[in-house]
Small-subunit ribosomal RNA, central domain from an uncultured bacterium, 350 nucleotides, folded computationally. Rfam family: Bacterial small subunit ribosomal RNA. Model confidence (mean pLDDT): 90 of 100.
Context: one part of a larger RNA
RNA sequence: CUGGGCGUAAAGCGUGCGCAGGCGGUUUUGUAAGUCGGAUGUGAAAUCCCCGGGCUCAACCUGGGAACUGCGUUCGAAACUGCAAGGCUAGAGUGUGUCAGAGGGGGGUAGAAUUCCACGUGUAGCAGUGAAAUGCGUAGAGAUGUGGAGGAAUACCAAUGGCGAAGGCAGCCCCCUGGGAUAACACUGACGCUCAUGCACGAAAGCGUGGGGAGCAAACAGGAUUAGAUACCCUGGUAGUCCGCGCCGUAAACGAUGGGCACUAGCUGUGAGAGCCUUCCACGGUUCUCGCGACGCAGCAAACGCAUUAAGUGCCCCGCCUGGGGAGUACGAUCGCAAGAUUAAAACUC
Numbered sequence: 001c002u003g004g005g006c007g008u009a010a011a012g013c014g015u016g017c018g019c020a021g022g023c024g025g026u027u028u029u030g031u032a033a034g035u036c037g038g039a040u041g042u043g044a045a046a047u048c049c050c051c052g053g054g055c056u057c058a059a060c061c062u063g064g065g066a067a068c069u070g071c072g073u074u075c076g077a078a079a080c081u082g083c084a085a086g087g088c089u090a091g092a093g094u095g096u097g098u099c100a101g102a103g104g105g106g107g108g109u110a111g112a113a114u115u116c117c118a119c120g121u122g123u124a125g126c127a128g129u130g131a132a133a134u135g136c137g138u139a140g141a142g143a144u145g146u147g148g149a150g151g152a153a154u155a156c157c158a159a160u161g162g163c164g165a166a167g168g169c170a171g172c173c174c175c176c177u178g179g180g181a182u183a184a185c186a187c188u189g190a191c192g193c194u195c196a197u198g199c200a201c202g203a204a205a206g207c208g209u210g211g212g213g214a215g216c217a218a219a220c221a222g223g224a225u226u227a228g229a230u231a232c233c234c235u236g237g238u239a240g241u242c243c244g245c246g247c248c249g250u251a252a253a254c255g256a257u258g259g260g261c262a263c264u265a266g267c268u269g270u271g272a273g274a275g276c277c278u279u280c281c282a283c284g285g286u287u288c289u290c291g292c293g294a295c296g297c298a299g300c301a302a303a304c305g306c307a308u309u310a311a312g313u314g315c316c317c318c319g320c321c322u323g324g325g326g327a328g329u330a331c332g333a334u335c336g337c338a339a340g341a342u343u344a345a346a347a348c349u350c
Stems, first nucleotide, its partner, number of pairs: 003322004007304002012318001014201004021194003025088007033081002035077008049065006091191001092188004096183004103177007110154001115149007125136002162169002206247006215241002220236004258317006266295001268293010299306002323350003332343004
């Protein structure tokens, strides 16, 4: 390389958008680039192969044939692919009505709780643990009442629920805004799928700058525990956690499962919408579509298990794997303020 693979054995890029590229519905006509057939030229000789011949045989030498799977020219075919022109509506999209939603951004606001401050009441403890101690408290703590300040997060509802491409998203109200579902028609007429490079988004931690700082809390300090205890437990406590702007670009970024389309038994729960039946209403039954779950047949699978939300059956496109260690390291390059990230070997060794 071919091949075989990628849920858990090595292997799906964290996610999306998307240029090039690859692939692409249905029908008519044309064309003849691909494709197929015929003819013809060429495809040196030698070699290889087949049938003969010569050295006693063979190797070797030699005659003839075939072959040289290719290329050019030319004549034809027109199914398929391509190309050109025209048409279609089943893919895709647009319009209209309805609907659900913690989807995103900005602003405002509410109540509970913690902490702190002031004052009142009040007196000897409080806090903490396995037990203690450090700590707080007669300079009046803890408890309790009133008032105030400030920051962060939103109990119940809450779900095996919903939304989002992923990361992720939760009090309530307002403004701006993205996506989705469904119903019936109308319209456009293949406008599609995927996507190397690229661009954008991307938890937490971390970084720069300016704010903010209630609680929590790396580091740090003290108290315990212990043989020791640079820990687990306790008392404190700074970065940080929060906000604005700018970086970082990673994760068990997981469904450890790339995207699209089609097909292949069912049963059951739940979220959204629509129709029909029933019904005073509510409820209930049933059908269709979309989503989220549980079980299960065929099939698949090394097994576990998956099973219409496939890991089944197929097609298209992308990414990735190729024994363990060395190593996701060195070097180089790109990016970054840095931390580092990305790309990515070899010697050697088993």